[in-house]
Predicted 3D model of a 383-nucleotide RNA (Bacterial RNase P class A) from Microcella pacifica. Its Rfam family is "Bacterial RNase P class A". From the family's description: Ribonuclease P (RNase P) is a ubiquitous endoribonuclease, found in archaea, bacteria and eukarya as well as chloroplasts and mitochondria. The organism belongs to Microcella, within Bacteria.
Parts: sequence; C1' cells; structure tokens
RNA sequence: UGGGCCGGCCAGACGGUCGCGUCGGAGGCACGCCCCGUGAGGGGAACGACUCCGCCGAGGAACGUCCGGGCUCCGCAGAGCAGGGCGGUGGGUAACUCCCACCCGGAGAAAUCCGCGAGAACAGUGCAACAGAGAGCAGACCGCCGCCGGCUUCGGCCGACGGUAAGGGUGAAACGGUGGUGUAAGAGACCACCAGGGGCCCGAGUGAUCGGGCUCGCUGGGUAAACCUCGCCCGGAGCAAGGUCAGACAGACACCGAUGAAGCUGCUCGCUGAGGUGUCGGGUAGACCGCUAGAGGGCGCCGGCAACGUCGCCCCGAGAGAGAUGGCCGUCGAAGGGGAGAGAUCCCUGGAACAGAACCCGGCGUAUCGGCCGACCCACUUG
Repeated sequence: UGGGCCGGCCAGACGGUCGCGUCGGAGGCACGCCCCGUGAGGGGAACGACUCCGCCGAGGAACGUCCGGGCUCCGCAGAGCAGGGCGGUGGGUAACUCCCACCCGGAGAAAUCCGCGAGAACAGUGCAACAGAGAGCAGACCGCCGCCGGCUUCGGCCGACGGUAAGGGUGAAACGGUGGUGUAAGAGACCACCAGGGGCCCGAGUGAUCGGGCUCGCUGGGUAAACCUCGCCCGGAGCAAGGUCAGACAGACACCGAUGAAGCUGCUCGCUGAGGUGUCGGGUAGACCGCUAGAGGGCGCCGGCAACGUCGCCCCGAGAGAGAUGGCCGUCGAAGGGGAGAGAUCCCUGGAACAGAACCCGGCGUAUCGGCCGACCCACUUG
C1' cells in the first nucleotide's frame, strides 16, 4: 500500500425565523361561579379560554412484542396428570432461549466464522422422491465359477439348476479400506497394516473432553426443528395492572346455583364459600396517584482470561387524552463525482438513512445514507 476479518463510536454543527407539547411566571376577563339586590344592576374570587415571556422536550434501534425479569392484582397460588419451553461443559446474572470462557463437529491458507451440539438412533414406532435387480435383520441385472443337457467349424455357443457381493452399472447412501492367504469362483472365512466402534485400565482436567495401553473381527447406514425417552424449568392476567377522590343512576325479566355459583386457562383432587350468566332499560365516561432516580450511566482502583462483581467520585430537566419534538433560510460541512494544474493546491457539484417514547429494565431479532477509530490475519514493497 492492497485485500480480508472482528469490535467500538457518531448519526450533521452553529445562528435566525415560523410553529408544536408539558411545566413555571405575568397579563387578562364572562352570558359560567360566589355575595348583595324585588329588579335594572353592583361587587368579588381567581379555575379555564385567550395573549406574552422563560426552561425543557425521542433512539441506536424508541421498532417487532420474540424471550427473561421487576412491579400490580387474583386466594402467597397446594398435589397429580395433561400442556409448553430448554438441552455440550464450567461460569456470569434479578432472570433468560442472553453473555463470557472452554470442549466437540464443520468451513477457511489465516485472522475468524457457523452449529435448535441430550438420548454416539442396539427401548420401541415411523419416514426416505427419482434411479436401480435390490434401500434395512439387503440384493443376483450384467459379469465370474461349478455341474447337467443340447449343438459345434473343437475356438466355443445356448438352456436348466446351483454357488458367488471380487469387478461393472444405479443412487445422496449398496453392510469398513489396501494387500495377501485361500477357493471351482469368492467372501473379516483367515492373516498383516490402516480407519471406526465396544469393553477394561492408566494419566491430564472442576467438567465437557483429550492422550495412551490392553483386548474383542464388533464393522446392521441416515433421520429425534418425526412420535418418543431422559434431565431441568414453568400458577394466571397484565399499567386499559391496580388504587384514591368526586359525581350520576332505576331497575326489570329469564336461566343456573349449598345435590356447590364463582374463584387458576384443560382434567382430577384439595382449599375458600354465594353469587354467576344472558336480554332489555338507566347513568357516567372526570381528576389525581401508579409515573419515572433506575438490577441507571461515565471514570478510576482492586479481584477475575473474560462475561461480571466490590468500593470510591461524578452525572442524570419527555412522561402524555393511545395525539407534541417539525418546516424554511443562511454559514460551515466528511466521503463521493467532475474540471484545471508539472505539482502543492484550487474551482464546481454533492449533501443523511432507518425510523419515532407511553409502566420500567436486561436481551434477541429486524431496518439503516454515510463516516470515524482500534485490534488481528494474509500478500507485496521499502528500510
């Protein structure tokens, strides 16, 4: 310098102007409210409309709502079955299906990446298109061999019966591989070596696992994001949870119910024990709390390979009605594109995507114009 690979960060800046929302301050007043008055009217309060001023006002994903929690209520929520989720090992965490480290398998020359990684599919059941003779305790289509019969130009050829998985062919896959012994031809039938597997033992490691020795011819494949088996986990509903205050109203009928309504979604048991459902009719659809300072963020020390944890210091001004955070102009503005120039450089153009809080956190996934920084790998060049 070029290519690759991984991680972190930013997500236009400043000014002006016109707007939007909460809050605060000031102004401002009525046909509403309170008081006086028979009345015309008079006085008062400051809630609100309205006007002005000031502060503050979205994200790395606020998104999808796919997991895990906090919080709230249901009866602190019990047992069994059913159902659902997870699945290498060790750790982290409030918890997780997340994260970190390691192991195993795969891809790559490497950095690195990928794996829904239990049951090494001998507990059982199932499934596998096409091709092929045969696809699951396999299979004689061609071939090879034996024997019998027939024919013969004496080389063989044809037919029947039988043996054979070494060779050919089909396939994603055909029951270990190479060489030999053996045989009529063959075969893990037997032998040597290699590969895999089972059993026993030794060593390393917390462990997954790895390394080694002995032994057994054991070599009957794949699939559990198919049923199933094993182990672990799971009560339900969700801030429209739930609570407080104020205000309004009118109940009627039918059915079920202590022979048990309803409550925890399915079933059984257990527990509590009186209401439930439907139709018609009536009323209100207001305010406040929950509500944002939290398992929060940054920096530093220490412990740890790391995720992370303890401690110390500092920082943290959306919070709604399911509704606001934008438009325009000016200056600057990186990469990119074009031009001029020997070059330094200059000029023109260009100018931000995806998207938007609604109880709050931790993750994951998805979308995203561009840019910056750092670690590592490979190649080349130069010193």
It was read from a public genome assembly, where an Rfam model found it.